[in-house]
RNA sequence: UCCCUGGUAGCUCAGCUGGCAGAGCAGGUGGCUGUUAACCACCGUGUCGGCAGUUCAAAUCUGUCCCGGGGAG
Numbered sequence: 001u002c003c004c005u006g007g008u009a010g011c012u013c014a015g016c017u018g019g020c021a022g023a024g025c026a027g028g029u030g031g032c033u034g035u036u037a038a039c040c041a042c043c044g045u046g047u048c049g050g051c052a053g054u055u056c057a058a059a060u061c062u063g064u065c066c067c068g069g070g071g072a073g
Base pairs, nucleotide, nucleotide: 001072002071003070004069005068006067007066010025011024012023013022019056027043028042029041030040031039049065050064051063052062053061
């Protein structure tokens, strides 16, 4: 320098055939119990890595930049 891949909730990740941003775990509140644990119910306004573009509409498509991983030279 070039190629591939990833960046989404505190963590691990789904969603990427454009149309309400989600799951599990963790956490919080309440219930139950003599108490704790377990169990049950409820609780998320996340710059979807940044900026710009396309579009009625972008996490999703395009350009560029940043960061992690892998590869070629």

The RNA shown here (transfer RNA) has 73 nucleotides and comes from a Pseudomonadota bacterium. Its mean pLDDT, the model's own confidence on a scale to 100, is 80. The sequence was found in a public genome assembly. It matches the Rfam family "tRNA". By type it is a transfer RNA. Its family is annotated with triplet codon-amino acid adaptor activity in the Gene Ontology. Rfam's curators write: Transfer RNA (tRNA) molecules are approximately 80 nucleotides in length.